Predicted 3D model of a 1453-nucleotide RNA (small-subunit ribosomal RNA) from an uncultured bacterium. RNAcentral holds the sequence, with entries from ENA and SILVA. The coordinates come from a structure-prediction model, not an experiment, and the mean pLDDT is 83.
RNA sequence: GUUCGAUCCUGGCUCAGGAUGAACGCUAGCGACAGGCUUAACACAUGCAAGUCGAGGGGCAGCGGGGCGGUCAGCUUGCUGAACGCUGCCGGCGACCGGCGCACGGGUGAGUAACACGUAUGCAACCUGCCCGCCACAGGGGAAUAACCGGGAGAAAUCCCGACUAAUACCGCGUAGUCCUGAUCGAGGCAUCUCGAUUGGGGGAAAGCUUCGGCGGUGGCGGAUGGGCAUGCGGCGCAUUAGCUAGUUGGCGGGGUAACGGCCCACCAAGGCGACGAUGCGUAGGGGUUCUGAGAGGAAGGUCCCCCACAUUGGUACUGAGACACGGACCAAACUCCUACGGGAGGCAGCAGUGAGGAAUAUUGGUCAAUGGGCGGAAGCCUGAACCAGCCAAGUCGCGUGAGGGAAGACGGUCCUACGGAUUGUAAACCUCUUUUGUCGGGGAGCAAAGAGGCCACGCGUGGCAAGAUGAGCGUACCCGAAGAAAAAGCAUCGGCUAACUCCGUGCCAGCAGCCGCGGUAAUACGGAGGAUGCGAGCGUUAUCCGGAUUUAUUGGGUUUAAAGGGUGCGCAGGCGGUUCAUCAAGUCAGCGGUAAAAAUUCGGGGCUCAACCCCGUCCUGCCGUUGAAACUGACGAGCUGGAGUGCGACAGAGGAAUGCGGAAUGCGAGGUGUAGCGGUGAAAUGCAUAGAUAUCGCGCAGAACUCCGAUUGCGAAGGCAGCGUUCCAUGUCGUAACUGACGCUCAGGCACGAAAGCGUGGGGAUCGAACAGGAUUAGAUACCCUGGUAGUCCACGCAGUAAACGAUGAAUACUAGCUGUUCGGGGCGAAUGAGCUUUGAGCGGCACAGCGAAAGCGUUAAGUAUUCCACCUGGGGAGUACGCCGGCAACGGUGAAACUCAAAGGAAUUGACGGGGGCCCGCACAAGCGGAGGAACAUGUGGUUUAAUUCGAUGAUACGCGAGGAACCUUACCCGGGCUCAAACGACAGGGGAAUGUGCCUGAAAGGGUGCAGCCGCAAGGCCGCUGUCGAGGUGUUGCAUGGUUGUCGUCAGCUCGUGCCGUGAGGUGUCGGCUUAAGUGCCAUAACGAGCGCAACCCCCAUCUUCAGUUACUAACGGGUAGAGCCGAGGACUCUGGAGAGACUGCCGGCGCAAGCUGCGAGGAAGGCGGGGAUGACGUCAAAUCAGCACGGCCCUUACGUCCGGGGCGACACACGUGUUACAAUGGCGGGGCACAGAGGGAAGCCAUGCGGCGACGCAGAGCGGAUCCCGAAAACCCGUCUCAGUUCGGAUCGGAGUCUGCAACUCGACUCCGUGAAGCUGGAUUCGCUAGUAAUCGCGCAUCAGCCAUGGCGCGGUGAAUACGUUCCCGGGCCUUGUACACACCGCCCGUCAAGCCAUGGGAGCCUGGAGUACCUGAAGCUCGUGACCGCAAGGAGCGACCAAGGGUA
Repeated sequence: GUUCGAUCCUGGCUCAGGAUGAACGCUAGCGACAGGCUUAACACAUGCAAGUCGAGGGGCAGCGGGGCGGUCAGCUUGCUGAACGCUGCCGGCGACCGGCGCACGGGUGAGUAACACGUAUGCAACCUGCCCGCCACAGGGGAAUAACCGGGAGAAAUCCCGACUAAUACCGCGUAGUCCUGAUCGAGGCAUCUCGAUUGGGGGAAAGCUUCGGCGGUGGCGGAUGGGCAUGCGGCGCAUUAGCUAGUUGGCGGGGUAACGGCCCACCAAGGCGACGAUGCGUAGGGGUUCUGAGAGGAAGGUCCCCCACAUUGGUACUGAGACACGGACCAAACUCCUACGGGAGGCAGCAGUGAGGAAUAUUGGUCAAUGGGCGGAAGCCUGAACCAGCCAAGUCGCGUGAGGGAAGACGGUCCUACGGAUUGUAAACCUCUUUUGUCGGGGAGCAAAGAGGCCACGCGUGGCAAGAUGAGCGUACCCGAAGAAAAAGCAUCGGCUAACUCCGUGCCAGCAGCCGCGGUAAUACGGAGGAUGCGAGCGUUAUCCGGAUUUAUUGGGUUUAAAGGGUGCGCAGGCGGUUCAUCAAGUCAGCGGUAAAAAUUCGGGGCUCAACCCCGUCCUGCCGUUGAAACUGACGAGCUGGAGUGCGACAGAGGAAUGCGGAAUGCGAGGUGUAGCGGUGAAAUGCAUAGAUAUCGCGCAGAACUCCGAUUGCGAAGGCAGCGUUCCAUGUCGUAACUGACGCUCAGGCACGAAAGCGUGGGGAUCGAACAGGAUUAGAUACCCUGGUAGUCCACGCAGUAAACGAUGAAUACUAGCUGUUCGGGGCGAAUGAGCUUUGAGCGGCACAGCGAAAGCGUUAAGUAUUCCACCUGGGGAGUACGCCGGCAACGGUGAAACUCAAAGGAAUUGACGGGGGCCCGCACAAGCGGAGGAACAUGUGGUUUAAUUCGAUGAUACGCGAGGAACCUUACCCGGGCUCAAACGACAGGGGAAUGUGCCUGAAAGGGUGCAGCCGCAAGGCCGCUGUCGAGGUGUUGCAUGGUUGUCGUCAGCUCGUGCCGUGAGGUGUCGGCUUAAGUGCCAUAACGAGCGCAACCCCCAUCUUCAGUUACUAACGGGUAGAGCCGAGGACUCUGGAGAGACUGCCGGCGCAAGCUGCGAGGAAGGCGGGGAUGACGUCAAAUCAGCACGGCCCUUACGUCCGGGGCGACACACGUGUUACAAUGGCGGGGCACAGAGGGAAGCCAUGCGGCGACGCAGAGCGGAUCCCGAAAACCCGUCUCAGUUCGGAUCGGAGUCUGCAACUCGACUCCGUGAAGCUGGAUUCGCUAGUAAUCGCGCAUCAGCCAUGGCGCGGUGAAUACGUUCCCGGGCCUUGUACACACCGCCCGUCAAGCCAUGGGAGCCUGGAGUACCUGAAGCUCGUGACCGCAAGGAGCGACCAAGGGUA
């Protein structure tokens, strides 16, 4: 960081840090110091890694020298030289005998869970070559053998035979013992015993060499060093490994060993180890130390140091002071090589190196100069130990790649709000300076001083002094000089965690990713670029370890509900334990001592220019010893009574076991009465019943359970226990204080108990009732409901051993405010067998303080505060599964994983949403009514289909007479065709031209193209027009899921919020809840809330009444005039009306109810009464709702076209389907004919049009008035009269034919209207569905916008006539408030479970098959030690040979 809408908690996963013998990717200048096969203990070519001593010896192959001999050459004739031969005479020396070394040094980690290692002790049970000290000694003899020589076998390796010879090689003899074995005395200790002295017996040595300096030899004692053995303690996993062991454990006696020991053997005994983890299996070298961590811890054991083990695998001994021996031997096995096929050779886990394996790890280098080792008297020789060099960024540390100045903030790049700015960036250029490292030139340490030789001193092999010799690395480090910024920067990252952001490309593609997660057209998450950030000669990735993780919790966690208390009790081991005194000193504490190797780490100091690195000092929790202390724990002893128990006296109970008894109910049996049904359900049916049921009466039988009492009552450890009585057993509490004297608490294993179901055997069987059958329900119904019904339910005995066995809360003890109810005791007061009050115990409940808790909650019956003991937990799933083991008759139980997979799974609480949950309430929501739709024809819209195009959008409610309030052209966005490209329109600039403008001709469908004529103003600038060029254009193309604005809907529903305060860890709550009330979150009351905002209401407009003002075009009462008549005229300001301002209504008054708010009344008054009617007004928000085509706007796209102009077509198509309407189907009607009234609101100049004339009419011609309270635009239904008489009609008017009128450039596609004719469907409409509660529905007409005209039956308004019904809120729909449940939050159109084809992954089982390791038994048995034998060899000592034991390996089971 990540679970959620949000919250708190639990809990896992993941990240940031450090580390590494690393590897991989990209990159790379230098130096110092350290490091470098983690894999195949796999196999190895080649070279080297252990020799040395001639002062031990015989010798002389080779080398050098000498001597002798002859030959040759030169000549100086006795000298020189050369080759040859002889000579061990000298220096030396191959091989050989002999001495010492080869057991060190070097490598590796296979094996080993062990006294292997670490630490601390012990050896009175031991050894120790070379070295040191002390004592003593070295006399005298002997026999061989190698080399060499001769011969032989073999391919070779090698071997055999014969003969000779030496030694510091080998063997006797003499002498010596502190050794062995006895005795005596003394001393000591640790059990066996040890030491010293004296004494008796027995068995043991030697070597020489020499340069004369010396070097060696033998015995003994002691030291030092190095080893051997034993013991305490410490350090891995698994108990799904619980029992192991026959030399096993011990003893006696032997053997063997340096030494103890069953180490080995004979005999005897039967022990030994183990839950404090034996045995088995797996894994592993151990430690110093290293990494990490605050520490405690956890992990690791490479380099360096110590120890161990190993040397191809296994076994064995020999030699030796030391080995069971890396570069020795023998045997067996595997492998490799040589071979003449007979037989031989080999062992890099030494240094280099090769192959192989692998992600991966270096040179077949130099030198013994130093340090160290072996040999030697020494010189010296040997030394892949070591010191150096080489390779590798593989690590740590240091240095550098320049420093200062430098703004036109350059060019270029990138980005943006783009005339400009930001950034790269003082970065560069440019100026000045420096020169580390590198390059070149020059100089140039230190590691080296011992030894040997010389001199000196003395105690005679030690010390000192001087000179000189010796360097692999190395002409290296270092120093000086020169030129020159010159030769030297990358890698990763940039969504959050986590420092760092933009553009482009891509479009759930390609890809990224540690976790969460990015990518589906605006990606800071992919790829590129620019920029930025981090680190830097490195940077990232991967792997592994620790950390974070208090996520195994000792430090330092938990268990009511998150994972987690065992079902309960008893109880051994174990753990823990009241009070007083005394002693001891095991734990504990303190002082002192030993040890804790060095290196490392810490701290302090020093040396390499610094640092890393190196050096010096210091520290070291541990173990052991010793001296002390005595509080606490412990041990031992003596007491105490408070814990615990006993006694005595009371009391309580559905405690347990056995046995007896009782009534009701049920069923059955037999009988009586009685008749057609009963029973059952939501409704039915199956079933029972005329062979008499059900019902009812009495009688009898059977089994099981015990109504009422009965209660958060009682008892019990839990499970559990209920009619009544009896017997037996047990428990608890109270009181008392006689007795015991800590006898206690807890409890792993163990033992016992343990509901229901189940199992076994035998009974019993009334009821109920798994399985099963039938009937229903249903899409189905293996269910719920009904009718039956077996096991079972009951008893006895036995098994089983589990439950939500729950208080989901282990047991015990102590402490920590209270109030209250109840059960059983005791005391007191009271009372008198009543009640009551108070107090003290033991239980069972409720509420609540502190405290606790994530919260819910718990709260003296704790989940508080503490102590003790036990049990259990450590993410979800897989899984309480598999395997194994134990138990069980079985069913099954107990114990109990992993692979794989997910990033969560969970707990509590919050806000919503939802519920075929609850309560309250509302709405034309239902109901009650009236009229419609759905059927017909037509109009209109939509879907679909068709089409060149039928432009586009709107799609449940909330699209569909919607955008469109006017599609013949235009509109128009669509299609076909013809044109234009500064463009159809507009702006700016420049150039050049011309007035603008008007009017011809040709071509063409038009647009357009071509071509003429006429024709300016101003002083100037210029105005105006078209042409050319440039910059801006244009797009009804796309995205309403990038947006603004606007709108629909929930809904005119009563809600939505805020501030402060308060509550809560918090989300959040409170307020806004509750009661009453309202149309209303409208008020009132109450109240940790008090206020406020947006909504409601009111304020606004219209209508209804009145008042007042005003009075023309309205009006006309009075007066006057006047007409056929008329407010027609004068006049009036009364009325109506018009339009301004006011009044009025507020539950104000009265009665009733109510605390109030308010409700109510055929109440009063009033035009109007409880919101008077209507409108405007639409809270926070929801639907990614609608609209990019009204407009605006980001991104993307088109630019001789996706722009634009024109002609024609289309938007008007038509098998169908749906929505909205109109007209009808008729008599409450039609018609005709006639008569005859009454509106309101609007409109009118390219207009409304009176009136007159013409026409049947649409209309035409003429023509007054009116920009309008003045003129014009005819209301209809109604009413009165007549007719039609129920019919597809005198209903209905579609469709079609003909003739016309009007508008308009133009009515073919595709207008309206008129007249004549024609006269379709349709006779009231299925399921279903819509509107409406009053001036409403229904019905009737009138007007307006758009508009040339009109497809208007649409929309918006206006008035006329004018109803019915509402019991009521159960139900349907929608909504509001409160509450409840929730595993939902994309919110029930949610979530979610199981099965399944095919493919893939992992795991279990599986007839079996293959194989590794280990054990046991038997057979066989190499080498070798030991023993026995030994007729052969040898003079002998002895040996060969043979046999036995053990035994690696092989074989079988």